[in-house]
Context: one part of a larger RNA
RNA sequence: UUGGGUUUAAAGGGUGCGUAGGCGGCUCUAUAAGUCAGUGGUGAAAUCAUCAGGCUCAACCUGAUACCUGCCAUUGAUACUGUAAAGCUUGAGUAUUAUCGACGCGGGAGGAAUGCGACAAGUAGCGGUGAAAUGCUUAGAUAUGUCGCAGAACACCAAUAGCGAAGGCAUCUCGCGAGGUAAUCACUGACGCUAAGGCACGAAAGCGUGGGUAGCAAAAAGGAUUAGAUCCCCUGGUAGUCCACGCCGUAAACGAAGAAAACUGGGUUUUUAAUGAGGAUCAUUAAGAGCCUGAGUGAAAGCAAUAAGUUAUCCACCUGGGGAGUACGUUCGCAAGUAUGAAACUC
Numbered sequence: 001u002u003g004g005g006u007u008u009a010a011a012g013g014g015u016g017c018g019u020a021g022g023c024g025g026c027u028c029u030a031u032a033a034g035u036c037a038g039u040g041g042u043g044a045a046a047u048c049a050u051c052a053g054g055c056u057c058a059a060c061c062u063g064a065u066a067c068c069u070g071c072c073a074u075u076g077a078u079a080c081u082g083u084a085a086a087g088c089u090u091g092a093g094u095a096u097u098a099u100c101g102a103c104g105c106g107g108g109a110g111g112a113a114u115g116c117g118a119c120a121a122g123u124a125g126c127g128g129u130g131a132a133a134u135g136c137u138u139a140g141a142u143a144u145g146u147c148g149c150a151g152a153a154c155a156c157c158a159a160u161a162g163c164g165a166a167g168g169c170a171u172c173u174c175g176c177g178a179g180g181u182a183a184u185c186a187c188u189g190a191c192g193c194u195a196a197g198g199c200a201c202g203a204a205a206g207c208g209u210g211g212g213u214a215g216c217a218a219a220a221a222g223g224a225u226u227a228g229a230u231c232c233c234c235u236g237g238u239a240g241u242c243c244a245c246g247c248c249g250u251a252a253a254c255g256a257a258g259a260a261a262a263c264u265g266g267g268u269u270u271u272u273a274a275u276g277a278g279g280a281u282c283a284u285u286a287a288g289a290g291c292c293u294g295a296g297u298g299a300a301a302g303c304a305a306u307a308a309g310u311u312a313u314c315c316a317c318c319u320g321g322g323g324a325g326u327a328c329g330u331u332c333g334c335a336a337g338u339a340u341g342a343a344a345c346u347c
Stems, first nucleotide, its partner, number of pairs: 003319004007301002012315001014201004021194003025088003029084003033081002035077008049065006091191001092188003095184006103177007110154001114150007125136002162169002206247006215241002221235003258314002261311003265293013296303002320347003329340002332337001
């Protein structure tokens, strides 16, 4: 390489859009490039294979046949693929109507809590722990009340719920933008699927510049604990957490499950919508979200119409453990580092 694989043994890219490429619905006509068949030419000899023959046998030698699986030309076939023309509607898309949601972006508003400030009233403790101490407090704290300010996050509703491609998304409201689903079956007429490179998005932490800083809190500090305690516990506390703009580009980025399509048993819960009956619901259908159990499958655990079942397509990845996601080179980055990615050696 082939083969075999990728939930958990090595292995699905973090996610999407999309270029090349690969693959591609139904009908008809033409063509005959692929494909298939016939014929001709060529495919040196030797070698190899088979059958004969010659050296006493064999090796060896000689002859014949076969082979040379190919290429070229020509004559046909037309199912499939291709190409060209025409048509179709079920794939795909559009339109109209209805509807759904914590989908995104920007603005405005709100209450609880926390901290701080001022005032009132009030007196000796408060805080913290397993127990303490550091700490705060007679310069009047803690607890209480009123007023004000600041930043961050949005209790209940709340769900096994919903939305989004993924990351992710939750107070209320306004504006802008995007998406899904259903019905009509009106329009286009294969316009599709996948996707190497590429482009975009991408939690947290981290980085740059400028703001902001209530609470929390790496680091550094102090108090304890302990034989020691560079920890766990406590007291304060800086980056950071927040905002704007720009980087970074990684995660157990997980359903450890690539995308899209077709087919294949039941039961039950739930979200949204439509239709029909009907009246605190029921039935059917469509699109989601879950659970249980069959056939089948699997090494088993299990999966089981949201498949890990049965099929055809495209992409990515794996090939014993360590060395090692390291070295070297290159790319990107301000840096941290990221991406690509070995070998010697060893078991």